This is a predicted structure of a 1444-nucleotide RNA (small-subunit ribosomal RNA) from an uncultured prokaryote. The RNAcentral record of the sequence draws on ENA. Its mean pLDDT, the model's own confidence on a scale to 100, is 85. Rfam family: Bacterial small subunit ribosomal RNA.
RNA sequence: UCAGAACGAACGCUGGCGGCAGGCCUAACACAUGCAAGUCGAGCGCUCUCUUCGGAGGGAGCGUCGGACGGGUUAGUAACGCGUGGGAAUAUACCCUUCUCUAAGGAAUAGCCAUUGGAAACGAUGAGUAAUACCUUAUACGCCCUUCGGGGGAAAGAUUUAUCGGAGAGGGAUUAGCCCGCGUAAGAUUAGAUAGUUGGUGGGGUAAUGGCCUACCAAGGCGACGAUCUAUAGCUGGUUUGAGAGGAUGAUCAGCCACACUGGGACUGAGACACGGCCCAGACUCCUACGGGAGGCAGCAGUGGGGAAUAUUGCACAAUGGGCGCAAGCCUGAUGCAGCCAUGCCGCGUGUGUGAAGAAGGCUUUCGGGUUGUAAAGCACUUUCAGUUGUGAGGAUACUGACGGUACCAUCAAAAGAAGUUCCGGCUAACUCCGUGCCAGCAGCCGCGGUAAUACGGAGGGGGUUAGCGUUGUUCGGAAUUACUGGGCGUAAAGCGCACGUAGGCGGACUGAUCAGUUAGAGGUGAAAUCCCAGGGCUCAACCCUGGAACUGCCUUUAAUACUGUCAGUCUAGAGAUCGAGAGAGGUGAGUGGAAUUCCUAGUGUAGAGGUGAAAUUCGUAGAUAUUAGGAGGAACACCAGUGGCGAAGGCGGCUCACUGGCUCGAUACUGACGCUGAGGUGCGAAAGCGUGGGGAGCAAACAGGAUUAGAUACCCUGGUAGUCCACGCCGUAAACGAUGAGAGCUAGUCGUCGGGUAGCAUGCUAUUCGGUGACGCAGUUAACGCAUUAAGCUCUCCGCCUGGGGAGUACGGUCGCAAGAUUAAAACUCAAAGGAAUUGACGGGGGCCCGCACAAGCGGUGGAGCAUGUGGUUUAAUUCGAAGCAACGCGCAGAACCUUACCAUCCUUUGACAUACUCGUCGCGGAUACCAGAGAUGGUUUCCUUCAGUUCGGCUGGAUCGGAGACAGGUGCUGCAUGGCUGUCGUCAGCUCGUGUCGUGAGAUGUUGGGUUAAGUCCCGCAACGAGCGCAACCCUCGCCUUUAGUUGCCAGCAUUAAGUUGGGCACUCUAGAGGGACUGCCGGUGAUAAGCCGGAGGAAGGUGGGGAUGACGUCAAGUCCUCAUGGCCCUUACGGGCUGGGCUACACACGUGCUACAAUGGCGGUGACAGUGGGUUGCUAGAUCGCAAGAUCGAGCUAAUCUCCAAAAGCCAUCUCAGUUCGGAUUGUUCUCUGCAACUCGAGAGCAUGAAGUUGGAAUCGCUAGUAAUCGUGGAUCAGCAUGCCACGGUGAAUACGUUCCCGGGCCUUGUACACACCGCCCGUCACACCAUGGGAGUUGGUUUUACCCGAAGCCGGUGCGCUAACCGCAAGGAGGCAGCAGGCCACGGUAAGGUCAGCGACUGGGGUGAAGUCGUAACAAGGUAGCCGUAGGGGAACCUG
Repeated sequence: UCAGAACGAACGCUGGCGGCAGGCCUAACACAUGCAAGUCGAGCGCUCUCUUCGGAGGGAGCGUCGGACGGGUUAGUAACGCGUGGGAAUAUACCCUUCUCUAAGGAAUAGCCAUUGGAAACGAUGAGUAAUACCUUAUACGCCCUUCGGGGGAAAGAUUUAUCGGAGAGGGAUUAGCCCGCGUAAGAUUAGAUAGUUGGUGGGGUAAUGGCCUACCAAGGCGACGAUCUAUAGCUGGUUUGAGAGGAUGAUCAGCCACACUGGGACUGAGACACGGCCCAGACUCCUACGGGAGGCAGCAGUGGGGAAUAUUGCACAAUGGGCGCAAGCCUGAUGCAGCCAUGCCGCGUGUGUGAAGAAGGCUUUCGGGUUGUAAAGCACUUUCAGUUGUGAGGAUACUGACGGUACCAUCAAAAGAAGUUCCGGCUAACUCCGUGCCAGCAGCCGCGGUAAUACGGAGGGGGUUAGCGUUGUUCGGAAUUACUGGGCGUAAAGCGCACGUAGGCGGACUGAUCAGUUAGAGGUGAAAUCCCAGGGCUCAACCCUGGAACUGCCUUUAAUACUGUCAGUCUAGAGAUCGAGAGAGGUGAGUGGAAUUCCUAGUGUAGAGGUGAAAUUCGUAGAUAUUAGGAGGAACACCAGUGGCGAAGGCGGCUCACUGGCUCGAUACUGACGCUGAGGUGCGAAAGCGUGGGGAGCAAACAGGAUUAGAUACCCUGGUAGUCCACGCCGUAAACGAUGAGAGCUAGUCGUCGGGUAGCAUGCUAUUCGGUGACGCAGUUAACGCAUUAAGCUCUCCGCCUGGGGAGUACGGUCGCAAGAUUAAAACUCAAAGGAAUUGACGGGGGCCCGCACAAGCGGUGGAGCAUGUGGUUUAAUUCGAAGCAACGCGCAGAACCUUACCAUCCUUUGACAUACUCGUCGCGGAUACCAGAGAUGGUUUCCUUCAGUUCGGCUGGAUCGGAGACAGGUGCUGCAUGGCUGUCGUCAGCUCGUGUCGUGAGAUGUUGGGUUAAGUCCCGCAACGAGCGCAACCCUCGCCUUUAGUUGCCAGCAUUAAGUUGGGCACUCUAGAGGGACUGCCGGUGAUAAGCCGGAGGAAGGUGGGGAUGACGUCAAGUCCUCAUGGCCCUUACGGGCUGGGCUACACACGUGCUACAAUGGCGGUGACAGUGGGUUGCUAGAUCGCAAGAUCGAGCUAAUCUCCAAAAGCCAUCUCAGUUCGGAUUGUUCUCUGCAACUCGAGAGCAUGAAGUUGGAAUCGCUAGUAAUCGUGGAUCAGCAUGCCACGGUGAAUACGUUCCCGGGCCUUGUACACACCGCCCGUCACACCAUGGGAGUUGGUUUUACCCGAAGCCGGUGCGCUAACCGCAAGGAGGCAGCAGGCCACGGUAAGGUCAGCGACUGGGGUGAAGUCGUAACAAGGUAGCCGUAGGGGAACCUG
């Protein structure tokens, strides 16, 4: 990270049917239009219409009941709001039930009419009217109040004989209000908050308790068990996921709360502080005649807007319910239905059978085939769904059916109308081709793509699913990565630096009591729906119905009493106490001692001293250093000294004294659990640092100078100030480490050491015990390393801490500090890792051992000169291409004038110079001669030679050839990073592996390491290994000795012979070339472990692998080669193929490599003339002769080679030159020739004569070589017409040196460190520069929210007043009681002013951080990282960093 499940989803592609559900998650944003709450004539009067005069119907109003239900929404609310369980101080219309009553009166008013104001909304005045509207009185079984004397309180009638009502009171039911326990999310970077606050008394208020309100009194109440504050959120039944515990969630359905444009307020009422009522304030919208008015879809539809996104301005009251009504009935966007949408769940269909020529087409192919695929076509059959036609329910017992002519049933027709989507690299089921070429793109993670992509795009095929499929988003799961179930903290993240101690948590033995926890039973509750089980109904299912179980919870109650708690009593094993001993750098203070450094004084003494890798700065003739004596001062305490001691940790070290803490051992007749841990808190706490005052010898940040260096703000040196020391006060951190919290118990040992005790005796030993401190090790444990009675083992208690890396122990805020800073402690953003332990390698300016011409010791070179040759560069039409450190550069090239040749220019050609088919001709083809055009290729002409083979006699077969067409040929074109083969290199180094076993969780280890030894992983010994393979060695070739066989072309001792082994003869010798022998540490001595071996010796031609060669393990370098060859893919096809002529590869300011020749006397020149060995030769080698100064030419014997020939060997020896740019050196140039060749101009080699350059031994640096080697001398061969200083071979002459392994280079083995694994040419740090991103600070500015104080004070309510007004009652009247308006007051919303708190946006500038392609500067870290690194602190510096 994915696979699973879920969703009110959205998006992409697609879409046949039905059933059941669901459908604004966003703007509690604004709303056009219609509807959503009315009803009653059996309360009342008035009025209108019709009338069959019986009546029927309508209208506005008064009045009753209902508009507090139903419906919507989730803004607010962290609250008694909700859930659950209780409670007392209450009310309750309509409903049920019981008792009682329903009497007598009165005054108004709307409508209506008239007048009148206004645009409208809506009013004003006057007259007059009714009631179940309003008022008074009477009565009071219950009722209420009471000072127990008493006081107070009701009603309504209607219509006609039956009801519907009305009033008071009791009870019930229902509903509602109130109180309480428990539960209910985050932040402490919110720690204190509260004045009506907490309580009391009196009063008020309410249906009712209550600071609910008020007056007075008291000073309380809340909070670390988280008050207050901030931000977020309706709660629940449930839903979803999960094995569960949990987590997330609160759509639809159901219960409760809250809200109704925003804020405030009350009225009415049984019930509201009222969604479709009222008043006020505010914002917004609309109407207006500008004076005023109207409105509130978070009801159902619908509109705009927002958004990724969510439906019809439908039908009906038929059913279920609701309101009113006696009822009929009316109303009901509740509800029942329909419409739209694959939004979800469930069901069905898109055909079935047969059918191989395995059709066509597609794709692919190794071209044979394979696959699509029984798939299709064809043949036979069926009709579910959809369609047509017909019948036609139930939902309703009766009137009544929106749905709906619906469901269901029957009939008819025809395979007829009905398949997509995603994936195919691994995880993860499913593979190929083409295109593309780090592009385009993919991607959930890992990652794919740079010319052969199963990963991109297309196609074919395949896998999955299916009317859907895929993507995105969200939740749970996997994730035991928050761990209650169920994790950790030595090194991975994680033990506070250490202790004391508060709260809290936990706690020894026995007895009794109690029953709070605990356990069991019972009762109540835990709404319904959902989940689960059983049954039933729709054809099945989804869905629905019935019943059960469950709801793990809460409350009440009854028991039990083991354990825990509580209370009481007792005990001594924990803890403490007393007494006696003991060890100790434990602490504090005071005193005191010697050594040493430095300084001062004096003496001796003279030129240096000091310091370093080497130096210099520095000191010194004004007398240093050295040395002797005396003095001053400060700091630290050698030896003893020890994984010894003490302390809680930090830490503590000369000696003495005083004071003092803790510990250990032994004894005891004391106390009696007094204990352990420990959030906050308090104290201690290295070094550095800070403040004040002292002190200051040495050392020494900073600083200065000298060195080093590319630089050197460093390492090194010379100086040197803070500081280091003391007193007092701060700081409070360290890699404060055992990286290991404290305490207790249990679990093998062995060996040390420190402090005590006991026993035994041999008196300095043994045994044992308690307490410390170490090493090893068993069980156990651990990822491993390791730990292991001093646990990191097994258990218990308590505390602290961790949850990927970076950002960051940083920012902001708080606390502390004089400051430095400490402590507490995030986020945005970014990465897919960071990390631990161990393994194998590689590497190290780590270690050990060993080897090599690796160094050293020697000899000779290169680098300087000229030339040759190769390369780079440059030039060019072209200078063809390749090779690039060693391991390219006299390399491919064993040989470029043409050819070669691949390059360039011109000309020409197109089935082709070459191969295989086809076809039409011809019978040939081919060669030679001559001519023409042309640069030639080529084209044309002429003459001559030749006239294919087989035959079944057929142009039948083969063969050859001209022409033609299309397949194809052809390519030294590209890719050596697609390959084969071959090769180089490490390296002829001694290594590289395997099987079985064993060890380890594993990677791996062991073997292969170790001790010896060797050239060698060679051999021996040992060993959890035992064996084996490829390498080593040997077997092979050659040289060296001998024997044997053979004797020509070789040889000649003896015998003849010759000029000559020339010939006879011979095969002894040399030689040739076959076969054998010989050498094995075999023998002796020494050494070693008695082994392997080593050393020495003998014998031997040869001695320890005798010399040389061939032989190259597993692998490394994507080493080299597509231009030897082969080959995949790509590319060209009148050309990138083929042919020809000419040119180029040979250029030339320059640089490098490899060589040759020299610079001379160890030489040059002249003369003399002796001795080799490989090889080669008929297109050849050529003797000999002649000619030429010579290269060479002309004749010419021999030789197909131990026969002839190349062939002369050269250094050597003898003379001469005498140190010069020469008698050295030979470049360059002139000229005359020779040879090869079709042809020597570009561009061959050689000869003669003449010319006679640089060069006098070569800087830094660098190469080869260890014996027949180096050096030196010549000779041969391949290639080749010709051309060698190169290459490959051959012999002649023939040295020097190796002490040794310290160092350089390379390699092998073991070990160690590692942050490397593309493996040190590795990795990696920081500044600076650029771009982008998020963030902190920031003068300020904008907004939200909140607090305090004050101002204003609408509507309303409350109490007061009430001079104005006033029907009911009293009064004969006047008037009164009462009421209303009004008035002022109190409370109070909005608003305002001021001052704060807090949150957010923006912000010039600024700080660090992160990320980026191959930027700049250094190289700090990783190896001893080149000065070991790191932690804390302080100073300094471009930076990493440096220093104390």